[in-house]
Context: one part of a larger RNA
Molecule: large-subunit ribosomal RNA, domain IV
Organism: invertebrate metagenome
């Protein structure tokens, strides 16, 4: 040196990203307790107080209970009770720095976000504000259920039956939850448009049987069945297009100009666009880019933080919106106690490294 302890003067977070680590607080009995609330809860709040031994004293009280006495005769009563078991609260003494004398064995407040709560999770860098959860709401499904698994047979759902089963969102409580059905979806419609396999099957084309005619006997014209191709055109279902509704379905929720008798703003007005132009509440926010936004509070001094404005680059209503008592090894600021975190470092035990051997 390095590691794991112990111990410091004065001072007390100046230490760092950040009180990280230490350090303080800790049993148990009494007193004594606040904002705020869902009246349970906050709370062991927070803050104090005591704590060993002797003696009074074998204390009081209680708990069972032998035994004995009365009335009485019942497997009754009432009394008085040794023992034996817990066992305070008081007064007076006393020891010592120190009395839950070693160990073990909450630090406490304020105040914000986020998640309502216990629970779950990346076995092996992440315990979280993520998952899940009770609620709510949407949908699907009438039982041989939907839906899931299997080629099928079967099985699961359920030995259940719409107060039940899937799905998908939401995410205790409270107040609430606005407007858009044009687009994507779904559901519902069935008149017209379009449409396939299939049917019929026109037209052409390919070969060309039969029959006439001629022949140089090898064929060659003409008829034209048959078998093969074309597939125009007719009839054709469901989707599509079309017409409805539906957003706690996917989702979306304007712009420009002017206007009050101080300035500044615009309750007003005016025009364009749009399916509708973001209500209500919140808001420089886990959301703010300019920005350490402007005032306020906290500090001697505050890019954090609280409280408030609103000019929301780019919040907003079950992709939920605001709020919230309790809870949280959650994240952020402030404060009280406390200390070697630090001014500013030293001293010690103990293992190791390093040198000698």
């Nucleotide at each position: 040196c390095u590691c794991u302890c112990g111990u410091u003067a004065a001072g007390g977070a100046a230490c760092u990203c950040g009180g990280c680590a230490a350090a303080a607080u800790c049993g148990c009995c009494c007193c004594g307790u606040a904002u705020c609330u869902u009246c349970g809860g906050a709370a062991g709040a927070a803050g104090g107080g005591g704590u060993g031994c002797u003696c009074c004293a074998c204390u009081a009280u209680g708990g069972u209970a032998a035994u004995g006495g009365u009335c009485c005769u019942g497997c009754g009563a009432c009394c008085a009770g040794a023992g034996c078991c817990a066992g305070a609260a008081g007064g007076a003494g006393u020891u010592a720095c120190a009395a839950u004398a070693a160990a073990g064995a909450g630090g406490c407040u304020c105040a914000u976000g986020c998640g309502a709560c216990u629970g779950u999770u990346u076995a092996g860098c992440a315990a979280a504000a993520a998952c899940a959860c009770a609620u709510g709401g949407c949908u699907u499904u009438g039982c041989a259920a939907a839906c899931u698994c299997g080629u099928a047979a079967g099985a699961g759902g359920a030995a259940g039956u719409a107060u039940a089963a899937g799905g998908c969102c939401u995410g205790a409580c409270a107040c609430c939850u606005g407007c858009c059905c044009g687009g994507u979806g779904c559901u519902g419609g069935a008149a017209g448009g379009u449409u396939a396999a299939a049917u019929a099957g026109a037209u052409g084309g390919g070969u060309g049987a039969u029959c006439c005619a001629c022949u140089u006997c090898g064929g060659u014209g003409g008829u034209g069945a048959g078998c093969u191709u074309u597939a125009c055109u007719a009839u054709g279902a469901a989707g599509c297009c079309c017409c409805a509704g539906u957003a706690a379905a996917c989702g979306g929720c304007g712009g420009c100009c002017g206007u009050a008798a101080c300035u500044a703003u615009a309750a007003c007005g005016g025009u364009c666009c749009u399916a509708a132009g973001g209500u209500a509440g919140c808001g420089a926010a886990a959301u703010u880019c300019c920005u350490u936004g402007u005032c306020g509070g906290g500090u001697a001094a505050g890019u954090u933080c609280c409280g408030a404005c609103c000019u929301g680059c780019a919040c907003g209503a079950a992709u939920g919106g605001u709020g919230c008592a309790a809870c949280g090894a959650c994240a952020u600021g402030a404060g009280c106690a406390c200390u070697g975190u630090c001014u500013c470092a030293a001293c010690g035990a103990g293992a190791g490294a390093u040198u000698c051997g």